Background
SAM riboswitch aptamer (S box leader), 107 nucleotides, folded computationally. Rfam family: SAM riboswitch aptamer (S box leader). Gene Ontology term of the family: regulation of gene expression. Rfam's curators write: The SAM riboswitch is found upstream of a number of genes which code for proteins involved in methionine or cysteine biosynthesis in Gram-positive bacteria. The sequence was found by an Rfam model in a public genome assembly.
RNA sequence: UUCUUAUCUAGAGAGGUGGAGGGACUGGCCCUUUGAAGCCUCGGCAACGGAUCUAUAUAGAUACUGUGCCAAUUCCAGCAAGCGGUAAGCGCUUGAGAAGAUAAGAA
Numbered sequence: 001u002u003c004u005u006a007u008c009u010a011g012a013g014a015g016g017u018g019g020a021g022g023g024a025c026u027g028g029c030c031c032u033u034u035g036a037a038g039c040c041u042c043g044g045c046a047a048c049g050g051a052u053c054u055a056u057a058u059a060g061a062u063a064c065u066g067u068g069c070c071a072a073u074u075c076c077a078g079c080a081a082g083c084g085g086u087a088a089g090c091g092c093u094u095g096a097g098a099a100g101a102u103a104a105g106a107a
Base pairs, nucleotide, nucleotide: 001107002106003105004104005103006102007101008100013042014041015040016039017038021031022030023029025078026077027076028075043070044069045068048066049065050064051062052061053060054059055058074099079095080094081093082092083091084090
């Protein structure tokens, strides 16, 4: 990097450094000099893998370990269908999965 499977309306931030961006992409809408990203320290959340424990084809518990995460539902939409609307690049509802993120496994 690619593929497969599972999950994605829950949860959890302070300090230092830094100095203008960030929220994947596009559109929207937000966050941000009352200090963005990145980096460091400490803290926290969370049972995906490991480990341990309890009952046992499995389920549950524990942040010990490997990851991950700590504004907004994956911030909303993106595709399809239905309804509304004179109509639209508009609005609403439902569904899927495209896209994305994370974990585990495989190549």